[in-house]
RNA sequence: UUCUUAUCAAGAGAAGUGGAGGGACUGGCCCUUUGAAGCUUCGGCAACAGACCUAUAUGGGUACUGUGCUAAAUCCUGCAAGCUUGCAAGCUUGAUAGAUAAGAA
Numbered sequence: 001u002u003c004u005u006a007u008c009a010a011g012a013g014a015a016g017u018g019g020a021g022g023g024a025c026u027g028g029c030c031c032u033u034u035g036a037a038g039c040u041u042c043g044g045c046a047a048c049a050g051a052c053c054u055a056u057a058u059g060g061g062u063a064c065u066g067u068g069c070u071a072a073a074u075c076c077u078g079c080a081a082g083c084u085u086g087c088a089a090g091c092u093u094g095a096u097a098g099a100u101a102a103g104a105a
Stems, first nucleotide, its partner, number of pairs: 001105008013042005021031003025078001027076002043070003048066003051062004074097001079094006
């Protein structure tokens, strides 16, 4: 990097440095000099894999290790189908794309 599987409406912050961007992309809409991104330090959330304890129903727990995450539903949206509808538009489902983990090449 590619493929496969699973999950994605929950949860969780500050300080220092830095100095204008950021929220993956489109279109929106937001965050941001009352300080963005990045970097450093200390926390926190979660429970994907391993480990340990417990229980044997396909379980439950710890948070030790490896990740991960720490504004807004993956912030909404994009493509298709269905339903509602006078029109605009709205709702539901599935896909596409994306993120994370594990395995394989």